[in-house]
Context: one part of a larger RNA
RNA sequence: GGAUGAAUGCUGGCAGCAUGCUUAAUAGACGGGAAGUGGUGUUUUCAAUGGUAGACGGGUGAGUAACGCAUAAGAACCUAUCCUUGGGAGGGGAACAACAGCCGAAAAUAGCUACUAAUACCCCGUAGGCUAAGGAGCAAAAGGAGAAAUCCACCCGAGGACGGGCUCACGUCUUAUUAGCUAAUUGGUAAGGCAAUAGCUUACCAAGGCAAUGAUCAGUGGCUGGUCCGAGUGGAUGAUCAGUCACACCAGGACUAAGACACAACCCAGACUCCAACGAGAGGCAACAGUGGGAAAUUUUCCACAAUGGGCGAAAGCCUGACGAAGCAAUGCCGUGUGGAGGUAGAAGGCCCACGAGUCGUGAACUUCUUUUCCCGAAGAAGAAGCAAUGACAAUAUCUGGGGAAUAAGCAUCGGCUAACUCUGUGCCAACAGCCGUGGUAAUACAGAGGAUGCGAGCGUUAUCC
Numbered sequence: 001g002g003a004u005g006a007a008u009g010c011u012g013g014c015a016g017c018a019u020g021c022u023u024a025a026u027a028g029a030c031g032g033g034a035a036g037u038g039g040u041g042u043u044u045u046c047a048a049u050g051g052u053a054g055a056c057g058g059g060u061g062a063g064u065a066a067c068g069c070a071u072a073a074g075a076a077c078c079u080a081u082c083c084u085u086g087g088g089a090g091g092g093g094a095a096c097a098a099c100a101g102c103c104g105a106a107a108a109u110a111g112c113u114a115c116u117a118a119u120a121c122c123c124c125g126u127a128g129g130c131u132a133a134g135g136a137g138c139a140a141a142a143g144g145a146g147a148a149a150u151c152c153a154c155c156c157g158a159g160g161a162c163g164g165g166c167u168c169a170c171g172u173c174u175u176a177u178u179a180g181c182u183a184a185u186u187g188g189u190a191a192g193g194c195a196a197u198a199g200c201u202u203a204c205c206a207a208g209g210c211a212a213u214g215a216u217c218a219g220u221g222g223c224u225g226g227u228c229c230g231a232g233u234g235g236a237u238g239a240u241c242a243g244u245c246a247c248a249c250c251a252g253g254a255c256u257a258a259g260a261c262a263c264a265a266c267c268c269a270g271a272c273u274c275c276a277a278c279g280a281g282a283g284g285c286a287a288c289a290g291u292g293g294g295a296a297a298u299u300u301u302c303c304a305c306a307a308u309g310g311g312c313g314a315a316a317g318c319c320u321g322a323c324g325a326a327g328c329a330a331u332g333c334c335g336u337g338u339g340g341a342g343g344u345a346g347a348a349g350g351c352c353c354a355c356g357a358g359u360c361g362u363g364a365a366c367u368u369c370u371u372u373u374c375c376c377g378a379a380g381a382a383g384a385a386g387c388a389a390u391g392a393c394a395a396u397a398u399c400u401g402g403g404g405a406a407u408a409a410g411c412a413u414c415g416g417c418u419a420a421c422u423c424u425g426u427g428c429c430a431a432c433a434g435c436c437g438u439g440g441u442a443a444u445a446c447a448g449a450g451g452a453u454g455c456g457a458g459c460g461u462u463a464u465c466c
Base pairs, nucleotide, nucleotide: 001466002465003464004463006462007461008460009459010458013336014335016333017332018331019329020328021294026292027291036052037051059247060246061245068172069171071169073167074166077164078163082160083159084158085157086156087155088154090124091123092122093121100113101112102111104109129138130137131136143152144151145150173219174218180210181209182208185207186206187205188204189203190202191201192200222244223243224242225241226237227236228235229234249270252267253266272283273282274281300326303324308322309320310319311318312317339369340368341367342366349360350359351358374403375402376401377400379398383393410455411454412453413452414451415436416435417434421450422449423448424447425446431438432437
């Protein structure tokens, strides 16, 4: 000198665009709200079966030094919805909810009896699929809407796309005041297991494997595109945005599913909070707002699904704190204003003085002009696509009429480094200070005043990086 997700002191007009718990991965309010939707029934609401979604989107960075991430490759894999394509959908059956009745319990919620439908479930038959390819065995299906045309849905194959799992080369912080580490450990055979490869698991066999090119232990830490500094080599860093990984009170586990070992699903254990009739139960904001606490420190319990995107649906549509917007904060960047022109009796006043003067200073007053801003009124969008309808923002942006210089300047410094000097007070006191240093009676260094210098809606200080 530059930079910051900054804080702090003094000060503070407006607009645009960004950014805003860096600390306690601390707690979870009988606050609101957040993932539902389609079909049936239908005048409406509600309940239940069944389908799909809930594995996305949103948050956080605790853990992780690892194939976690980044770059570049690979073979032994899966993929709902979507696209292309070839076939198929025959015949039967038994239930279970809701509802009804009975009944236990403080509650959460549980039990019994009886009925019933389906694109829910089961059986038989069939199969261009799978399996040592010879036999033989195994395994499917569902209808709905409509007057109809037709549309939607279902089953089995093949291919694609999208998405994902796995392997590998290379790279990826500090410490030797950590030197040895390892027993499924390293490899083989066989089997199991998986979507798939594999000590992934098991049995048997062998004794290997890693390490001074730093293994192992310990500490720290999400990684990257990027960001900041620098002429560059490079150093530091990983907020916002984008990609990826991990996590969802703590630890473990599986179920369902195309996909989870699942933030707002389930089970067990633990800590904590709440309720209780003491037998038993309920809960999880690192979603959006907001609260307590912590901290130098970080916003509204706002509007709307109008747009974009997502889920479901044949559609109408419903849901969406994603997203779009508004609010707060000089937190940052950028723009703009606080007036322009004329105006010497160089006024009054302040400061200084050698008492003559000098300076603040064309600065003010005064004359005239303008209205960016400001106040009051009129008009008023684009963003809406596809004939119409549909706009949260917003009675906004913009435009136009009227008014009046009106509403708008501070902060730090002035001994040298370093741009800018005098007076008064104080008297090694009070104080200043980044370094050198200053102050003990003439202090350009303390404090005040006048003046000056620098920057300017900011200016100083502190912290950190280059």
Molecule: small-subunit ribosomal RNA, 5' domain
Organism: Eucalyptus fibrosa